[in-house]
A computed fold for a 344-nucleotide RNA from a bacterium, annotated as Bacterial RNase P class A. The sequence was found by an Rfam model in a public genome assembly. Its mean pLDDT, the model's own confidence on a scale to 100, is 78.
Formats: sequence, C1' cells, structure tokens
RNA sequence: GUGGGAGGCUGGAUGGCUACUUUACCGUAUGGUAAAGAGGAAAGUCCGAACUCCAUAGGGCAGAAUGCUGGAUAACGUCCAGGCGGAGUAAUCCGACGGAAAGUGCCACAGAAAAUAUACCGCCGGUUACUUGUUAACCGGUAAGGGUGAAAUGGCGAGGUAAGAGCUCACCGCAAACCGGGCGACCGGGUUGGCAUGGUAAACCCCAUUCGGAGCAAGGCCAAAUAGGAGACAAUAGGGUUGCCCGUCCUGUCUCGGGUUAGGCCGCAAGAGUUGCGGAGUAAUCCGCAUCCCAGAUGAAUAGCCGUCCUCGACAGAAUUCGGCUUACAGGCCUCCCACAUUU
Repeated sequence: GUGGGAGGCUGGAUGGCUACUUUACCGUAUGGUAAAGAGGAAAGUCCGAACUCCAUAGGGCAGAAUGCUGGAUAACGUCCAGGCGGAGUAAUCCGACGGAAAGUGCCACAGAAAAUAUACCGCCGGUUACUUGUUAACCGGUAAGGGUGAAAUGGCGAGGUAAGAGCUCACCGCAAACCGGGCGACCGGGUUGGCAUGGUAAACCCCAUUCGGAGCAAGGCCAAAUAGGAGACAAUAGGGUUGCCCGUCCUGUCUCGGGUUAGGCCGCAAGAGUUGCGGAGUAAUCCGCAUCCCAGAUGAAUAGCCGUCCUCGACAGAAUUCGGCUUACAGGCCUCCCACAUUU
C1' cells in the first nucleotide's frame, strides 16, 4: 500500500423568527417565565419477563418448547467461555450438537444387489464338443478389478494365491480394558484383538429438562341512560378455573330477536434506570461509591421560514414497560487481527 476478518461510535451542525405538547410557578382573563420533548433499530410481533385480573389454586393426561459441557441472567429458544464437527492459507465464521443395539417407517431412478442385501461385465480351475482357438456349453471357486449410484459388509502398500480375499504383515481406522490430564463435554498414551450390523429422528418415536391462562382494548373509579319479551337447564343442575378428567369455588347460567348509554379520571412513567470511578472475573456479568431525572400524546404533540458550514444527508416516528433475537441502513470516524507485495 492492497485485499480480507472482528468490534465500537455517529447518523447533519449552527444562528434567528414563528408555531405545537407536557411539568412547575405566576397571573382577573387572553396568557407569561423556566426546563424538557421519538430510535439504533421506535420496525417484525419472534422469545422471555415485570405488572393486572381469573383466584384463595392443587394433581394427572394431552400438548408445546429446548437438547454437547460449564457459567451469566429476573428469565429466555438469549449471551460468555470451552469441547467436537465443518468451511477457509489465515484472522475468523457456522452448527436443528441426546438416542439408530426399544420399536415402526423411508432411501426415487440407476444398478447384480440398498439391510441381516449380491454376481451384470469379469478372473481362475476342471470336464465335454469341435472348425484346435483370444471358441462354445456345463460344474466349482471368487468379490481384489470395472460399471451404477449420494451411499455397495474398513482404507492404502507389500507379500501370498490357480485366481483372489485381513489370507498374512506394517501404517491408519475400529473395539475392549487400563493409565494420565480436565469440574465437565472430551483429549492423550501404550497394550491386546484381524476386528467394524449402512444412512435417515428439521421422519414417527424413546430419554432428560422446563412450561397455568388472558392481556394496558389488562384492570379500577366517577358519570349517563334503560324496555323489556320468548325459550332451555335447574342442586342428581348450571357456571368459573387454556383442551379433557379429578379436585375445588360460586349460586344461578345460556340462546334468540328487540331497546338505551358509551363522557371523564386513574393505570401513565423514578426504572431488573442512565452516567462516571474503583474492585472481582478470561468473559458474559456482579458488587461498592458517587451522580442525574432524559416524552407521556389520546384522530394522536417537536413543524415551517431565512442565513452559514459541511462528510451534501440512508433506514425510518413512541402509545404499558424492560432484556434479547431478526430484518433495513447513504455517508463519516476509531481500534485490533490475518494474508500478499514493496521499501528501510
């Protein structure tokens, strides 16, 4: 210098004028003063919770979710650190990562054969016949070579054999027991043994762990208005408690057509909170001290004009709140790491 990998910050700035919303104070009123006023994702509604109610709540079945080990957290399907496997020269990234010897199912086509599965081409030996040869038929042996396929009962090399085969040997692999390291998943070591029953569970299933439901349109308070009728069940009944059952609680519950009202207030923002410093820890994070208060609208508030600077402006607007994940993103800045080339 070029290319790549990982992480972080920002996401127009500034001056003036006018306008909008909240809180506090002042004012007879119109209003005035001060402070503050959308995000890194506010998006998706995918997980988890706080909070509220059912409710004073238990057990079982079904169902759902997660799935290597150890930690963090209020919790999670999230995050951190490791293990194993895969991609990459590497930095680094990804993993739906328990069990196939409990059982069931599936593996198209091709191929001889796709699970307790084989001989299509071939190789060797023998017999018979004849046109005596690189011929044909039959019998026996074979799975090393070739072919098919995503995958064919270990791999490669040597010896051996009629031709071959772990038939034998060395190495790799596999299995068993033992030893060493580690909290653990696992890793390493030599010994023994010719020794391995294909894959697939984001198929059903088995195993382990976890899980009440509904949701701020939750849920409360005040106000307003009302016109009741028909029918069903009725304590051996009805209703509530995610689906079902048991248990438990209440005494009424449900269906059809019809009529009336629907305005205001609370919930509503001080939090598993921000920021700084110190300590512990590899880290996620935790602890201590100090500091700060940073939107609360309800048809829904922050917009418009003028001037200057500049990197010339992307994705895009809260509606109960928070921790994550996923997706979108113009431009600018910072840190660390890897590879290559050149120079000193």